[in-house]
RNA sequence: UAUAUUCUUCGGGGCAAGGUGAAAUUCCUUACCGGCGGUGAGCAAAUGAGGAUUUGUAAGUCCGUGACCCUGUACUUGAUUAAGUAUAGGUGGAGUUGGUGAGAAUCCAACACCGACAGUUAUAGUCUGGAUGGGAGAAGAAUUAA
Numbered sequence: 001u002a003u004a005u006u007c008u009u010c011g012g013g014g015c016a017a018g019g020u021g022a023a024a025u026u027c028c029u030u031a032c033c034g035g036c037g038g039u040g041a042g043c044a045a046a047u048g049a050g051g052a053u054u055u056g057u058a059a060g061u062c063c064g065u066g067a068c069c070c071u072g073u074a075c076u077u078g079a080u081u082a083a084g085u086a087u088a089g090g091u092g093g094a095g096u097u098g099g100u101g102a103g104a105a106u107c108c109a110a111c112a113c114c115g116a117c118a119g120u121u122a123u124a125g126u127c128u129g130g131a132u133g134g135g136a137g138a139a140g141a142a143u144u145a146a
Stems, first nucleotide, its partner, number of pairs: 001146001004143007017029003031126002033115002035065004042057006060113002069090009095111005117129003
């Protein structure tokens, strides 16, 4: 440098103000939020005489992916139908216009758009709940191959 295995820790944000109403953080005006990996014409720092190199950071709507939900298989419990665990698969939202430029899906500007399931005196991205759960993954340690 780096392969594999194991272990430890970490691992999601948000209705302020007003209106209607018997009732709404659910409707209306307005406000607020943006998981993880990748890409990266931006930004910052360091090194170098310089070309440049390295590091950090940078997309809700690009490429993937996790949570939720559905199905198959195996095992366990339990008993005719269900629960749990493991594993494989499925479903899974949303961006245009203008600018700069050699080049923009990422920069700048403007205007848009999106957000599981269950619950609720009234329809929920933001409240409550499953969830002190799960998790993409991140960091570290031990052993190990080259």